[in-house]
Context: one part of a larger RNA
RNA sequence: UGACGGGGGCCCGCACAAGCGGUGGAGCAUGUGGCUUAAUUCGAGGCAACGCGAAGAACCUUACCUGGGUUUGACAUGUAUUUGCCCGCCUGUGAAAGCAGGCUUUUCUUCGGAACGGAUACACAGGUGCUGCAUGGCUGUCGUCAGCUCGUGUCGUGAGAUGUUCGGUUAAGUCCGGCAACGAGCGCAACCCGCGCCGCCAGUUACCAUCAUUAAGUUGGGGACUCUGGCGGGACUGCCUGUGUCAAGCAGGAGGAAGGCGCGGAUGACGUCAAGUCCGUAUGGUCCUUACACCCAGGGCUGCACACGUGCUACAAUGGCCGGAAUAAUGGGCAGCGAGGCCGCGAGGCUUAGCGAAUCCUCAAACCCGGCCCCAGUUCGGAUCGCAGUCUGCAACUCGACUGCGUGAAGCCGGAAUCGCUAGUAAAGGCGUAUCAGCAACGACGCCUUGAAUACGUCCCCGGGCCUUGUACA
Numbered sequence: 001u002g003a004c005g006g007g008g009g010c011c012c013g014c015a016c017a018a019g020c021g022g023u024g025g026a027g028c029a030u031g032u033g034g035c036u037u038a039a040u041u042c043g044a045g046g047c048a049a050c051g052c053g054a055a056g057a058a059c060c061u062u063a064c065c066u067g068g069g070u071u072u073g074a075c076a077u078g079u080a081u082u083u084g085c086c087c088g089c090c091u092g093u094g095a096a097a098g099c100a101g102g103c104u105u106u107u108c109u110u111c112g113g114a115a116c117g118g119a120u121a122c123a124c125a126g127g128u129g130c131u132g133c134a135u136g137g138c139u140g141u142c143g144u145c146a147g148c149u150c151g152u153g154u155c156g157u158g159a160g161a162u163g164u165u166c167g168g169u170u171a172a173g174u175c176c177g178g179c180a181a182c183g184a185g186c187g188c189a190a191c192c193c194g195c196g197c198c199g200c201c202a203g204u205u206a207c208c209a210u211c212a213u214u215a216a217g218u219u220g221g222g223g224a225c226u227c228u229g230g231c232g233g234g235a236c237u238g239c240c241u242g243u244g245u246c247a248a249g250c251a252g253g254a255g256g257a258a259g260g261c262g263c264g265g266a267u268g269a270c271g272u273c274a275a276g277u278c279c280g281u282a283u284g285g286u287c288c289u290u291a292c293a294c295c296c297a298g299g300g301c302u303g304c305a306c307a308c309g310u311g312c313u314a315c316a317a318u319g320g321c322c323g324g325a326a327u328a329a330u331g332g333g334c335a336g337c338g339a340g341g342c343c344g345c346g347a348g349g350c351u352u353a354g355c356g357a358a359u360c361c362u363c364a365a366a367c368c369c370g371g372c373c374c375c376a377g378u379u380c381g382g383a384u385c386g387c388a389g390u391c392u393g394c395a396a397c398u399c400g401a402c403u404g405c406g407u408g409a410a411g412c413c414g415g416a417a418u419c420g421c422u423a424g425u426a427a428a429g430g431c432g433u434a435u436c437a438g439c440a441a442c443g444a445c446g447c448c449u450u451g452a453a454u455a456c457g458u459c460c461c462c463g464g465g466c467c468u469u470g471u472a473c474a
Base pairs, nucleotide, nucleotide: 001474002473003471004470005469007468008467009466010465011464012463013462015458016457019421020420021419022418023417026313027312028311029310030309031308032307033306034304035303042053043052064299065298066297067296068295069294070293073124077123078122079121080120081119082118083117084116088103089102090101091100092099093098106115107114108113126288127287129286130285131284135282137277138276139275140273142271147186148185149184150183151182152181153162154161155160166177167176168175192265193264194263195262197233198232199231200230201229202228203227207222208221211220212219236259239253240252241251242250243249315414319373320372321371322370323369324368331362332361333360336355337354340351341350342349343348380411385406386405387404388403389402390401391400427450428449429448430447431446432445433444
């Protein structure tokens, strides 16, 4: 000087408390451990691994296993010799890849050759083999915590200190005051994006108040409104009162769409964890080179006495079922989205209008109204299993999703323990998208709809910041 303390002081954070809803019990989905296996590819491991890499494992992917094959190689550049086709089609064999054979007999040319392909020989290719403790790059984490430093000066023999401590204040090393310090840099804040109010400009595919018109903003028309999207305005403790060192600020009030950081996002200092990644890519070293490379078929990654994490669905009456009627936003669409009509109980099929889209398509559920159920393992719950089907795809046995009929398990609110959340939040409800032929999506990322409760407070638990103190630790 740090680090640490079941030392002290001050102060923060859904840290506790106050509340609301969960997890832990059940069934299923998913990830992991373990076990099993020819293989169940690999990585990730307290917080910060475990719906994580994977935003799509039937083949492919695929890295694993078994079997069949190739050896200048699936891919790149080059040298030497040799050959003529290449491509395509066909035959045999085969599970395919491959192997063997046949048909076909290229283009340019300065006639030397060149392009392209094959064969042979060689340089080399190749490796998701190892090392993340050799690395770059990127990322997680403490933590959006308020810190981390430097120059000059001063003090100290020196390590170093001072500044950065102190008194207030702030979300903040934010600002004010004081001070052997005076300044500065990286962080904080602001500048950036979105939302909330207003104005101006613009008016199609959006809009419709007034005037006509129609089945319908449909058409004429309108430029008001909504909306779209570009430019501006607006909020600054600016104003008032109180308080404060009449400083920074704090409390209350006015006006205002918005008030003291308006709300949300992007943004992550010096560093820590030899944190993670050599399987994204790059890359040093090292190892393999008829194999640890490459091609193919099938299997596996989906295995199941069990254990854990994350979720979904429930256990019901604030409910379930049936019928009726209403209301969004983000987005996506041509090998696509697909209205309408017809067929089917349905998944879906047939046909096809429109739309490369503010034009067409997709466009809700909870909610509301009426009826049934009457507290029961039930008209709760839907696992499991049987049969029959639909769709995608070369192909759904291992191993897809969905539909119909039948079947109807556990489960009556969950031990110890434990998680999230402070407002348009939690909780509840549905919708969209990426990946994608299809889908194991109950995941992820977004969108809107309905819409709470509670916070006395900082003693305690956890994490963190500043000062101080002790130390046999570095």